This is a predicted structure of a 68-nucleotide RNA (Fluoride riboswitch aptamer (crcB RNA motif)) from a Nitrospirota bacterium. The coordinates come from a structure-prediction model, not an experiment, and the mean pLDDT is 76. NCBI's taxonomy places the organism under Bacteria, Pseudomonadati, Nitrospirota. Rfam family: Fluoride riboswitch aptamer (crcB RNA motif). Rfam links the family to the GO terms positive regulation of gene expression and response to fluoride.
């Protein structure tokens, strides 16, 4: 300086946040369909859907119905 390990913790599970519970991780995760230059596994780019949970549960935000 740079690798590696090990404690305590931390990070993470396709759109925000709070509680719990699970799983994962020194990365762990980045959803689907269709066109598609290139090229033949991916990939720039452009449309079109779903879902604010990994699971539950509340608030927020969005959509639909109804009522006042």
């Nucleotide at each position: 300086a740079a690798a590696a390990a090990u404690a305590a913790a931390g990070g993470c599970g396709a759109u925000g946040g709070g509680g719990u519970u699970c799983g994962c991780u020194u990365a762990a995760c980045u959803g689907u369909u269709c066109c598609g230059g290139a090229u033949u596994u991916g990939c720039a780019g452009g449309a079109a859907c779903u879902g604010a949970u990994a699971a539950c549960u509340c608030c927020u935000a969005c959509u639909g119905a109804c009522u006042g």